SAM riboswitch aptamer (S box leader) from Wenzhouxiangella sp., 128 nucleotides, folded computationally. The coordinates come from a structure-prediction model, not an experiment, and the mean pLDDT is 83. The organism belongs to Wenzhouxiangella, within Bacteria. Its Rfam family is "SAM riboswitch aptamer (S box leader)". About the family: The SAM riboswitch is found upstream of a number of genes which code for proteins involved in methionine or cysteine biosynthesis in Gram-positive bacteria.
RNA sequence: AGCUCAUCCAGACCGACCGAGGGACAGGCCCUUAGACGUCGGGGCAACCAGUGGAUUUCCACCAGGUGCCAACUCCUGCGGAGCCCAAGCGACGAAUGAAUCGUCCGAGGGGCACCGAGAGAUGAGUG
Numbered sequence: 001a002g003c004u005c006a007u008c009c010a011g012a013c014c015g016a017c018c019g020a021g022g023g024a025c026a027g028g029c030c031c032u033u034a035g036a037c038g039u040c041g042g043g044g045c046a047a048c049c050a051g052u053g054g055a056u057u058u059c060c061a062c063c064a065g066g067u068g069c070c071a072a073c074u075c076c077u078g079c080g081g082a083g084c085c086c087a088a089g090c091g092a093c094g095a096a097u098g099a100a101u102c103g104u105c106c107g108a109g110g111g112g113c114a115c116c117g118a119g120a121g122a123u124g125a126g127u128g
Base pairs, nucleotide, nucleotide: 002127003126004125005124006123007122008121013042014041015040016039017038021031022030023029025078026077027076028075043070044069045068048066049065051062052061053060054059074120079117080116081115083113084112085111086110089106091105092104093103094102095101
């Protein structure tokens, strides 16, 4: 590298340096010379692992040693499923009717909103 398991709608910013792209990929949408991204220093968040204590199934509490993290839900979508709303229309049907109008319905390779699962990714722990 790869594999397995768990988690991913919470939380947490200042300074110095550098100087053009950055947010994994694609599309979108954002951040960014009022200096982003990155590096370093300090600060902080959280509690996966370790440790301690209590229960005893896989739980709870404490602590903060090893990681991690500090724009936007993993920024959103991507593949599959299943909804709600809107709605184009020489649309359909009905009102004795050709038009207008009204009512009901249908309704897309259309627009919007929310849901479930998968995939991908990230982080931790284990394995290797």